[in-house]
Context: one part of a larger RNA
Molecule: small-subunit ribosomal RNA, 5' domain
Organism: uncultured bacterium
RNA sequence: GGACGAACGCUGGCGGCGUGCCUAACACAUGCAAGUCGAACGGAGUAAUAUUUUGGAGAGCUUCGGCAGGAAGAGAUAUUACUUAGUGGCGAACGGGUGAGUAACGCGUGAGCAACCUGACCUUAUGAGGGGGAUAACAACUGGAAACAGUUGCUAAUACCGCAUAAGACCACGACCCGGCAUCGGGAUGAGGUCAAAGGAGAAAUCCGCAGAAGGAGGGGCUCGCGUCCCAUUAGAUAGUAGGCGGGGUAACGGCCCACCUAGUCGACGAUGGGUAGCCGAGCUGAGAGGCUGAUCGGCCACACUGGAACUGAGACACGGUCCAGACUCCUACGGGAGGCAGCAGUGGGGAAUAUUGGGCAAUGGGCGAAAGCCUGACCCAGCAACGCCGCGUGAGAGAUGAAGGUCUUCGGAUUGUAAAACUCCGUCGCAGGGGACGAAGAAUGACGGUACCCUGUAAGAAAGCCCCGGCUAACUACGUGCCAGCAGCCGCGGUAAUACGUAGGGGGCGAGCGUUGUCC
Numbered sequence: 001g002g003a004c005g006a007a008c009g010c011u012g013g014c015g016g017c018g019u020g021c022c023u024a025a026c027a028c029a030u031g032c033a034a035g036u037c038g039a040a041c042g043g044a045g046u047a048a049u050a051u052u053u054u055g056g057a058g059a060g061c062u063u064c065g066g067c068a069g070g071a072a073g074a075g076a077u078a079u080u081a082c083u084u085a086g087u088g089g090c091g092a093a094c095g096g097g098u099g100a101g102u103a104a105c106g107c108g109u110g111a112g113c114a115a116c117c118u119g120a121c122c123u124u125a126u127g128a129g130g131g132g133g134a135u136a137a138c139a140a141c142u143g144g145a146a147a148c149a150g151u152u153g154c155u156a157a158u159a160c161c162g163c164a165u166a167a168g169a170c171c172a173c174g175a176c177c178c179g180g181c182a183u184c185g186g187g188a189u190g191a192g193g194u195c196a197a198a199g200g201a202g203a204a205a206u207c208c209g210c211a212g213a214a215g216g217a218g219g220g221g222c223u224c225g226c227g228u229c230c231c232a233u234u235a236g237a238u239a240g241u242a243g244g245c246g247g248g249g250u251a252a253c254g255g256c257c258c259a260c261c262u263a264g265u266c267g268a269c270g271a272u273g274g275g276u277a278g279c280c281g282a283g284c285u286g287a288g289a290g291g292c293u294g295a296u297c298g299g300c301c302a303c304a305c306u307g308g309a310a311c312u313g314a315g316a317c318a319c320g321g322u323c324c325a326g327a328c329u330c331c332u333a334c335g336g337g338a339g340g341c342a343g344c345a346g347u348g349g350g351g352a353a354u355a356u357u358g359g360g361c362a363a364u365g366g367g368c369g370a371a372a373g374c375c376u377g378a379c380c381c382a383g384c385a386a387c388g389c390c391g392c393g394u395g396a397g398a399g400a401u402g403a404a405g406g407u408c409u410u411c412g413g414a415u416u417g418u419a420a421a422a423c424u425c426c427g428u429c430g431c432a433g434g435g436g437a438c439g440a441a442g443a444a445u446g447a448c449g450g451u452a453c454c455c456u457g458u459a460a461g462a463a464a465g466c467c468c469c470g471g472c473u474a475a476c477u478a479c480g481u482g483c484c485a486g487c488a489g490c491c492g493c494g495g496u497a498a499u500a501c502g503u504a505g506g507g508g509g510c511g512a513g514c515g516u517u518g519u520c521c
Base pairs, nucleotide, nucleotide: 001521002520003519004518006517007516008515009514010513013392014391015390016389017388018387019385020384021350026348027347028346030345031344032343035090036089037088040087041086043084044083045082046081047080048079049078050077051076052075053074054073060067061066097303098302099301106228107227108226109225110224111223112222113221116220117219118218121216122215123214124213126211127210129163131161132160138153139152140151141150142149143148168195169194170193171192173190174189176187177186178185179184199208200207201206229275230274231273236266237265238264241263242262243261244260246258247257248256278300279299280298281297282293283292284291285290305326306325307324308323309322328339329338330337331336356382358381359380360379364378365376366375367374368373395425396424397423405416406415407414408413430458431457432456433455434454435453439448465510466509467508468507469506470491471490472489476505477504478503479502480501486493487492
C1' cells in the first nucleotide's frame, strides 16, 4: 500500500447492487417450512332435481253429511354437483440448514468396472385370459385421565394371492462360432425348470395408466495412479492383523463376515501416535514465483439432541419417519405419555459483534393431478444495518468598502478572504400535485407498487465531518502547563519562551465518511 462476513470511537443527506451469529453443533415459547390425487376404491355428509310412500294446510264447491283437490313437512330410491376421515398411488432420499466429526479414495485430478444398480423420462417391438380370500373405513361393545388400544360383525379397489399364456429374462445342462484382459466376454442354438399384468375417464373416437423385454439419457455404487497441514521432544506398529482355500452376504468386487491353513503386512520415501482441519472451483495479495484464506455463489462430502439399529422403498440406515438406550424439557387422574429450529422468522444465553415472529406464489423452479388447481419460509420481493462497492448531493455564477468578528503583530499591518453579505441563476436531492410502467407468455394472472420513471409547481431552503501538522510524512504560530498533566507506530517529546502535551487561530489530507484495533499478503 492492498484486502475484510469485521468490531470500536466521532460523525452521518440520498439512491443502486450486494452482504449480514466468524462466539455456545448452547437451550428453545409460538407460528409457518410436504403434500397431493374423488379420473384407483368403498363409505359418510351437504345441496339440487326426478320418482315414490306418507302427510294433509290455505283457498274452492256444498244438499252442511261431505266432495274434489292437493301445498309445506317427513321417509325411501335414483341422478348430478361439492366436501373428505379411511384404504390405495406418487412424492416425502429433492429442495432448505450446518461444518460437529473426518488427515480419509473424504476431496481434487486422471483412469477402470470382463465386479455393478437405476423410480419417473425417451425409443423399440410385444402382452393384458380367467379366478380367489381378506381388510381399513363403518357399526356394536370394551379398556384408558390422556396418548391410544382391543374384541366381534360387514364391505371395495390400480391393495393382496393362486392359475393360464412365456417372446424374453433368469437357473442348471448339452453341442457350435467369434473375440479377449487372468478369472473370462459376446453371439446363435437344443431340450428342461421358474417368472407377468389393472384398470380409470369418455356417448364414442381416444387418452391416461398396467406387465415382462431390449436400448438410451440422466443419476448413483465400487476400485486404482498421483496430489492433499504441523510435531521425531511420537520409532517402531499390527491377530481379522497380511495372504490363501472354501463358504456366507451384497446390486456388485473384497477379511466385508465366518471356518480352516500359512506367518505374514506396514515403517526414516516417516508407519504408529498426538495436535489441527470439512475438501475444491475460487477469493485476497504479489511483477511473478509464491504466501494466506475456504464468508456469500457453484460442485463434492459429512451431520440432524447424544449413541446404536434396522424397516419401507428404485433410491435412506432417512433433519420436520420407526425402534432401543442416555441426558434434558413438558403433561399426568402417578398407572403412563409427549418432544427435538445445524429449515424461515423469533426468544433466552454466550459475545467486541451480526437483521423482520413481514408480503406473495406475479415470475423461475419443485411435488401431486388428465386438467382446473392445491402445496411450496425453495424462490421472488419488501423491512433493519454506512457492513462493503459504485453513483449523486450539501449549490453555481458574480462579488473589494479587501466589511464586521477572530487570530497574530515589529502596532505600520498581515491573515481568515471572493470567503461572507448584497445581486443573478439552476433545481440533483426534498416537499406538493398529475400521469404511470417493463418484468406477462396465445387469453387471464404483478407480491414488488401507485414503486421506478415522466410532467408541473415550490424553495438555497433539510444535508459535513473526521484525522493530522517534530522527523519518517503534506501541513506553524500564540497562549496554558512546567519530567506535572499528558503524547507516542519507531526515533523520541514534557524539568519556564514545547512547531511533539492541552486550547485557539491558521494549514494539510480524505470526505458521508474519517480514524483506531484485529487478521492476511